Small-subunit ribosomal RNA, 5' domain from an uncultured prokaryote, 532 nucleotides, folded computationally. Its mean pLDDT, the model's own confidence on a scale to 100, is 83.
[in-house]
Context: one part of a larger RNA
RNA sequence: GAUUGAACGCUGGCGGUAUGCUUAACACAUGCAAGUCGAACGGUAACAGCAGAGAGCUUGCAUUCUGGCUGACGAGUGGCGGACGGGUGAGUAACGCGUAGGAAUCUGCCCUGAAGAGGGGGAUAACCCGGGGAAACCCGGACUAAUACCGCAUAUGUCUUACGAGGCAAAGCGUGCCUCUAUUUAUAAGCACGCGCUAUAGGAUGAGUCUGCGUCCGAUUAGCUAGUUGGUGGGGUAAAGGCCUACCAAGGCGACGAUCGGUAGCUGGUCUGAGAGGACGAUCAGCCACACUGGGACUGAGACACGGCCCAGACUCCUACGGGAGGCAGCAGUGAGGAAUAUUGCACAAUGGUUGCAACCCUGAUGCAGCAAUGCCGCGUGUGUGAAGAAGGCCUGAGGGUUGUAAAGCACUUUCAAUUGUGAGGAAAAGCAAAAGGCCAAUACCCUUUUGUCUUGACGUUAACUUUAGAAGAAGCACCGGCUAACUCCGUGCCAGCAGCCGCGGUAAUACGGAGGGUGCAAGCGUUAUUC
Repeated sequence: GAUUGAACGCUGGCGGUAUGCUUAACACAUGCAAGUCGAACGGUAACAGCAGAGAGCUUGCAUUCUGGCUGACGAGUGGCGGACGGGUGAGUAACGCGUAGGAAUCUGCCCUGAAGAGGGGGAUAACCCGGGGAAACCCGGACUAAUACCGCAUAUGUCUUACGAGGCAAAGCGUGCCUCUAUUUAUAAGCACGCGCUAUAGGAUGAGUCUGCGUCCGAUUAGCUAGUUGGUGGGGUAAAGGCCUACCAAGGCGACGAUCGGUAGCUGGUCUGAGAGGACGAUCAGCCACACUGGGACUGAGACACGGCCCAGACUCCUACGGGAGGCAGCAGUGAGGAAUAUUGCACAAUGGUUGCAACCCUGAUGCAGCAAUGCCGCGUGUGUGAAGAAGGCCUGAGGGUUGUAAAGCACUUUCAAUUGUGAGGAAAAGCAAAAGGCCAAUACCCUUUUGUCUUGACGUUAACUUUAGAAGAAGCACCGGCUAACUCCGUGCCAGCAGCCGCGGUAAUACGGAGGGUGCAAGCGUUAUUC
């Protein structure tokens, strides 16, 4: 000199933009952060509509009951998603990360290809009845549905000695049309389209796995290793492999630093530096690890799963003492720790994600707002004129000098803030109705394309423009002995004090304290700490 996720002192006008528990991976009150689908299913607790019935009587109003009939929908069965997104850096010196490669693998949703979707069955929740328990919740009986579950048929693919063998699937739902065979009316059957379903081949994406090289300090750590190193047989995995196991052999690593100990998430990068290097790894992005501590598996395409399950432990809470409940290193917020770090805010309008045919719903992801001079950037706090060089202050050789064109005065301007009104852009859609084309046996309007129309903004009193008024509302901090830009007076008297280094102070201190003046930066300026 540069730098910072900084803190402290004094001071503080506005805007933009970024950042904000570095410490206790300490403990957490409260609310929210993962749901969705009625176009899978039986249904109807609530709300609304409709229909029917009844007491009332103001004769068309109010109220009660019934009916899933309709819009919808609590709880339940079922599907998909809760493995993403979000947080943290405790552990890890490791194929963890970075980089360059490999072969023995899997991959839900998505895209493409080609094939199939035939025929049956038995349950079970909800509901109802009964019982236990303080509660959490649990047990028994009876009933019922499915895209839930289980067989049969068929079989590309799989295995094989290539003859053959043994086996393994599936599910429907919605919309429209036609006809009158069944019927009291709905409707079913049929046809078409759309969304699904099953096995299979390929792609994409994602994931697992192996290897070369690189990746901090210590030798006051020199030897380490028995599933250890290799082979064979067997098992196991999606997959190679001591991954596991039985037997056999006796190997394997190491001064090119094994083993042990300490420290640490790694990288793109960031800071500094002319570079070489050195230090760091906040924000943003990629990878990894973790989710109160330790262990375990289940489900699933994917987890050994932050807001799932089981066991053990510590801690907290409820209890009728028999037994139960919990996990903020999600967003806010609280206590504690600390020099130190924000709101228990608004919205799904945009971007993205889950579910759904879709509308929608959900989303503390995200978009915004609030707080903080924490950083960076920009702007302002007026401009011109003005010598009687005013008054006052300070100094003085007492003449004067200086503060100083500074002020006052005069003439202007109005950025920003305040005030009045106008007002973009972030909005693309989806939906509704109509027309035309495709799809189709079809004129269907189910799906799809185009055109038109109607609408959707948290921010928001938005940005920007404009009206009004008036210099009006807006300057401090550190330093002045040398390094180092900037000097005098008073007070003090080796005292009080200063100090980064040299040093200053013992009666004229440019070095202490105050004042006047000056110098440097400026909404900041200094101090402390960090790194180069």